[in-house]
Context: one part of a larger RNA
Parts: sequence; structure tokens; C1' cells
RNA sequence: CUGGGCGUAAAGGGCACGUAGGCGGCUUCGUAUGUCAGGCGUGAAAGCCCCGGGCUUAACCUGGGAGGUGCGUUUGAAACUGCGAGGCUGGAGGACGGAAGAGGAGAGCGGAAUUCCCAGUGUAGAGGUGAAAUUCGUAGAUAUUGGGAAGAACACCGGUGGCGAAGGCGGCUCUCUGGUCCGGAUCUGACGCUGAGGUGCGAAAGCGUGGGGAGCAAACAGGAUUAGAUACCCUGGUAGUCCACGCCGUAAACGAUGUGUGCUAGACGUCGGGGGUUUGGCUCUCGGUGUCGCAGCUAACGCGUUAAGCACACCGCCUGGGGAGUACGGUCGCAAGAUUAAAACUC
Repeated sequence: CUGGGCGUAAAGGGCACGUAGGCGGCUUCGUAUGUCAGGCGUGAAAGCCCCGGGCUUAACCUGGGAGGUGCGUUUGAAACUGCGAGGCUGGAGGACGGAAGAGGAGAGCGGAAUUCCCAGUGUAGAGGUGAAAUUCGUAGAUAUUGGGAAGAACACCGGUGGCGAAGGCGGCUCUCUGGUCCGGAUCUGACGCUGAGGUGCGAAAGCGUGGGGAGCAAACAGGAUUAGAUACCCUGGUAGUCCACGCCGUAAACGAUGUGUGCUAGACGUCGGGGGUUUGGCUCUCGGUGUCGCAGCUAACGCGUUAAGCACACCGCCUGGGGAGUACGGUCGCAAGAUUAAAACUC
């Protein structure tokens, strides 16, 4: 470079916004960049190919011809592409009227539970386990009642439910705020799709500074178990888990399935709208989310209008196993490390 691929065999970037670039709706006129046709010039010689000639032949040498993707120039063509000008509304967006929602940020509030503290009642046990022991308790525990404090999480509703780009989001109220859907068809008039770099977001753990610390709980200690037990079980328990600000930038970040658009049988649920009707119900339709399934696809499993079907546009990625997501170098980071990413060698 060409090809074949990426749900599970190697392979979709964690997710989004967006720069360059690539690609781009209907229509009219113009232009002639690409494109197409013709002419002219050039495309050295030798070589290759064709027809001849010379060495006894051949190799070799030699005459002539043909050919030469291409380039330049010129005359044309105008369907497609590009460019210029104009128009359009189906793509896209705005306005208007409605709708649902754990979407995000901040502030305030609430009850149950847990632990601790104080006080009352009360007495010998309580905890815990397969069984025990460590442990707590006559300095009054456990249990129970009243009062108080603290931190964290929000039972039921709750759903195969909803929202969000992903990570993710769940008590209640208020303030600020993002997105989505439906309706009629009022406005703009291609304003679009994708997106190398880039930028932002990004669970948990971890890191820095300062708070906070009820419960839980790496590490750690003890008790058991066991041949041993650096475990599983038990009693304790510190980081951490929580808050603020700043880092980290990774996950089986999964639908292991990139984004967008068009096309291609149905059936049954469910969530949010709209319409019809005889408002119990039935039915039509738009958007989301599920199960089954025709065609088709697939190595099979399975997928199947939410495609892994049929196509198009753009990006990312793969190319036998190990060595290795490692070394070296670069970049980033406080560090942990992250990212980019080989080779020898070996099977």
C1' cells in the first nucleotide's frame, strides 16, 4: 500500500463538546476546477512488440514501423463534482402551547435506626458460635423507661419503572439550572453528519491541606478452627468510608455491540404525550424501554425496526501465542502511577 475484519475467537476510544479535515437535501442560471471527447506538441536513444536485413544458425548486431499509462497546449461538451449568484422546505434549528422525570448545584428541614453520655427500675449474667473462647458485667452490665449528643444512610412507595452523554442519580421543601418528549405548522432557510489533534466530564480505591468520625472496616491484635491457617468464623480495631478545596484519570468504565441517516413481516407488555370513540373499555399515532419472533445475517451461540439485516458518511481499533501493555525514551502526576510503546529471544 492492498485486503479481510472488530457481541463471545485479536480488535469500538470510558463519555461528550468541538478545531482542521472528510462527507453533504431539492431547484434555476452562470462558470469550467475535477470529469469527458477531438486536434496539435512532447513523451531522447537503446530496450520491449511487429515486419525485414547481417554473421552457416542462435545468442548478438542492425534498418523501418508500431506503441508509450503521462505532461503541455488548443477547440469543444456541461450530466455529475467543485465554484459564483438566486430560489425552496422535506434535513437542522428557533418561537408558541402542553407533559413526565432519583438529570445537576446550593440551602434548609424530618423521622426510624445505631453508638455514646446522664438518670430511673432491676439483678447475674450478657455477647458470640457448628461448638467455644477472646470480650463486656456486682466499680451494677444485658434488658427496660425518660432525657441529651453525634455522625452517616434515607425502610415502605420501588417496579422487568424513570432520568442522564457516560460515570452515575432515590427522605421532604425551597432557590438556581441542563436535557428530553408531545401538539399545531408560526419563523430561519442546509445553518447538516462525523470528527485526527484539542478541551471538558469521568465509579471505586488512592494522594495533599483543613475539618468530621456514629456505624462499618483494609492493616493490625487477640480468640477459635486446622497437620499448619499469615484465611474462611468470632471479639476488638486504625487508615478509609463523610464534608470543603485541589490532584489522580483508571475499571468486566459492559449491551464486552462507536456516532449519525435511510430502508426492511409481525405479536405481546410497560413508561411519557397526542387524537378518535359509545370515556368501563376499545382503537389510531409519536417518543422511550422490554420480551418473543418472519425475512435476512451468524462458525455457532444468538441478533432480529432499540439489528449483529440491507446500505451510505466519518472516526477509533485488530493482524499468531509468550516476552509485554513490559523495557527505554517522551509527556503528565506530590506520589502511587497513568499514557504513548518496542526488540532480542522463544514456541
Molecule: small-subunit ribosomal RNA, central domain
Organism: uncultured Pseudomonadota bacterium